[in-house]
Molecule: c-di-GMP-I riboswitch aptamer
Organism: Sedimentibacter sp. zth1
RNA sequence: GUGAUAAAAUGGCAAACCCAGAGAAAUCUGGUGACGCAAAGCUAAGGGUCUAAGAUGAAAAUUAUGAUAGCCAGUUGUAGUA
Numbered sequence: 001g002u003g004a005u006a007a008a009a010u011g012g013c014a015a016a017c018c019c020a021g022a023g024a025a026a027u028c029u030g031g032u033g034a035c036g037c038a039a040a041g042c043u044a045a046g047g048g049u050c051u052a053a054g055a056u057g058a059a060a061a062u063u064a065u066g067a068u069a070g071c072c073a074g075u076u077g078u079a080g081u082a
Stems, first nucleotide, its partner, number of pairs: 005079002012037002018031005035070001041075003046072002048068003054063003
């Protein structure tokens, strides 16, 4: 230095429920809270998944320009025991 790893240390993030708000919805933001996380940091023009306002359709339904990174993935990082 790199990789594996997360023993130790400094720490970091914050699931669900509830409250308020935004949105057609999925979901998101803030507060509370802590299930957990070695990337639970960042990236939506890789894949998968969710929603269906609008559009199409006789209806059933189809469809992303919407969303999801704590689904996989890409990328950047902390420590220094063995």